A computed fold for an 82-nucleotide RNA from a Patescibacteria group bacterium, annotated as transfer RNA.
The organism belongs to Bacteria candidate phyla, within Bacteria.
Its Rfam family is "tRNA". Rfam links the family to the GO term triplet codon-amino acid adaptor activity. The family's RNA type in Rfam is transfer RNA.
It was read from a public genome assembly.
[in-house]
């Protein structure tokens, strides 16, 4: 220098043919259970807000009625070829 794959809550990891982002599981909280802890079992859990609502799939454009999902540049990780 050139190909080619990948980046999605805290974490691993779905999400079909562009159409509810964060399902599932790990973890956390809080409750039950327990002398107590363990393991079990409910319920909650992306972020911002007091709600209403907004925002959010490495970052930044584009395209579309709609983008994790197509294109473009960039960044970064891994593999290949020279």
């Nucleotide at each position: 220098g050139c190909c080619c794959u990948c980046g999605u809550g805290g974490c691993g990891g779905a999400a079909c043919u562009g159409g509810u982002a964060u399902a599932c599981g790990c973890g956390u909280a809080u409750g039950a259970u327990u002398c107590a802890g363990g393991a079990u079992c409910a319920u909650a859990u992306g972020c911002c807000g007091c709600a209403a609502g907004g925002c959010u799939u490495g970052u930044g454009g584009g395209u579309u009625c709609g983008a994790a999902u197509c294109c473009c540049a960039c960044c970064g990780a891994g593999g290949g070829c020279a």